[in-house]
Context: one part of a larger RNA
RNA sequence: AGACGGGGACUCACAAAAGCGGUGGAUCAUGUGGCUUAAUUCGAUACUACGCGAGAAACCUUACCAGGGAUUGACAUUUACUUGAAAUCUUAGUGAAAGCUAGGACCUCCUUCGGGACAAGUAAACAGGUGUUGCAUGGUUGUCGUCAGUAUGUGCCGUGAGGUGCACGCUUAAAUGCGGUAACAUACGCGACCCCUAUCUUAUGUUUUAUAUGUCAUAAGAGACUGCCCGGGACAACUGGGAGGAAGGUGGGGAUGACGCCAAAUCAGCAUGACCCUUACACUCUGGGCUGCACACAUGAUACAAUGGUCGGUACAACGGGUCGCGAAGGCGUAAGCCGGAGCUAAUCUUUAAAACCGAUCCAAGUUCGGAUUGAGGUCUGCAACUCGACCUCAUGAAGUUGGAAUCGCUAGUAAUCGCUAAUCAUCACGUAGCGAUGAAUACUUCCCUGAGUCUUGUACU
Repeated sequence: AGACGGGGACUCACAAAAGCGGUGGAUCAUGUGGCUUAAUUCGAUACUACGCGAGAAACCUUACCAGGGAUUGACAUUUACUUGAAAUCUUAGUGAAAGCUAGGACCUCCUUCGGGACAAGUAAACAGGUGUUGCAUGGUUGUCGUCAGUAUGUGCCGUGAGGUGCACGCUUAAAUGCGGUAACAUACGCGACCCCUAUCUUAUGUUUUAUAUGUCAUAAGAGACUGCCCGGGACAACUGGGAGGAAGGUGGGGAUGACGCCAAAUCAGCAUGACCCUUACACUCUGGGCUGCACACAUGAUACAAUGGUCGGUACAACGGGUCGCGAAGGCGUAAGCCGGAGCUAAUCUUUAAAACCGAUCCAAGUUCGGAUUGAGGUCUGCAACUCGACCUCAUGAAGUUGGAAUCGCUAGUAAUCGCUAAUCAUCACGUAGCGAUGAAUACUUCCCUGAGUCUUGUACU
């Protein structure tokens, strides 16, 4: 100087307290461990792995396994030789396919007539590797933590390591400021600058509408600064209250992550040193596997019902997507869906709510709750739904009556409840990223638990 303490003082945080809703019990989905397997490819493992890489494993993907093939190679550059119209299309046999064998059609362009462009074969340099090492690395990322810290110059103090600055008082979300001070300055962080949003003005008006308008859209501005008033305070910084105001003291949200820690994660995104393979650890194809199931954990979905279920009627969004696409009206089907094909390269067409509300019924029950599981019949996508897709109809109707110890999230348009959109995508969403609809309770407070910061103290630790 650090680190640590079941040392101290001070400060803070959904840390506790006050509340609301969950997880832990049930069934299912997804991930992981384990077990199994020819293979169940690989990575991620306290917080900081486990609906994570994967924002889509039937083939492909795919890296794994079994078998079939092929070795200058699926891909790149170069050289030499040989051949060919570069190329394109196509038939037969064999085969699971890849491929192998044998044919056919088509007769190009430039030319100094040597050849060239281009392609195939042979030979050689080489290709190739999701093989190893994240403890050789770059780049990127998680975490403490959006916590308020981390450093440097000169000066001063100290024999020196080093200290000071950055202690202290007040204050702040903040090393944010003010005061004071052997310190004075500076840099990276904080804040501000950037984006969205709440109010108004002006301009424009594709769409909408009969027109106008502008609740709308686009763009440019205004507006909030402790600016004004009162109290407190060192007359300061600031703080309590008030006025006006759409908004008040950072208005709300986002992006933004200092010096560093964990030899943290990633050689399988990519790049890359070294090592290793080179008729194979490279390449290709078919089939299988990644979906396997005594079990354990994690994250979710659905429920256990009356603030509800079922039936009928009826209302209101936003963010977005769309031409290999979105697909209307109309018709058919109990339905999934099918026929149809208007319109739309989109404010024009299309894709768009559910809870809510109004009525009826059920009457406390394993039920008109709950929907797992299973049987049968269908629809759609796609070469192809057996392993292994989603959906519909009929039948079946399991566990479950609010969950032990323990544990998680959340302070306002938040929690909770409700649906919608998008990415991925031929098909497939209980996940993810967004969007709106309805819309609470509680916070007097504290450092007791957990974690963090500053100062201080002890130490046989570094």
A computed fold for a 462-nucleotide part of an RNA from a bacterium, annotated as small-subunit ribosomal RNA, 3' major domain. Model confidence (mean pLDDT): 81 of 100. Rfam family: Bacterial small subunit ribosomal RNA.